Record summary: This is a predicted structure of a 94-nucleotide RNA (SAM riboswitch aptamer (S box leader)) from Hymenobacter sp. BT559.
[in-house]
RNA sequence: UUUUUAUACAGAGGCGUGGAGAGACAGGCUCGACGAAACGCCGGCAACCCCUAGCGAAACGCUGGAACGGUGCCAAGUCCUGACCAUAUAAAAA
Numbered sequence: 001u002u003u004u005u006a007u008a009c010a011g012a013g014g015c016g017u018g019g020a021g022a023g024a025c026a027g028g029c030u031c032g033a034c035g036a037a038a039c040g041c042c043g044g045c046a047a048c049c050c051c052u053a054g055c056g057a058a059a060c061g062c063u064g065g066a067a068c069g070g071u072g073c074c075a076a077g078u079c080c081u082g083a084c085c086a087u088a089u090a091a092a093a094a
Stems, first nucleotide, its partner, number of pairs: 001094008013042005021031003025082004043074003048070002051065005078086001
């Protein structure tokens, strides 16, 4: 990067560095010098994988638990509308 499957109305931010952008895309609307992106540190949310209890013949099955580890996330419903596999994330495969 591509494919497949699942999820996307809930939840969770401070400080430092940095200096003008950011919210995927188009159109809106919004955030931003009372400091954007990015990076770092610390903290937190969630529970996809991992771990775990029960049920089950079994499942890539159902109902719970946990949060050490691998990811993810922490303005606004994926900010709104559109396309709905468009985008994002996870897991698996190539």

Its mean pLDDT, the model's own confidence on a scale to 100, is 85. Lineage of the source: Bacteria > Cytophagia > Cytophagales > Hymenobacteraceae > Hymenobacter.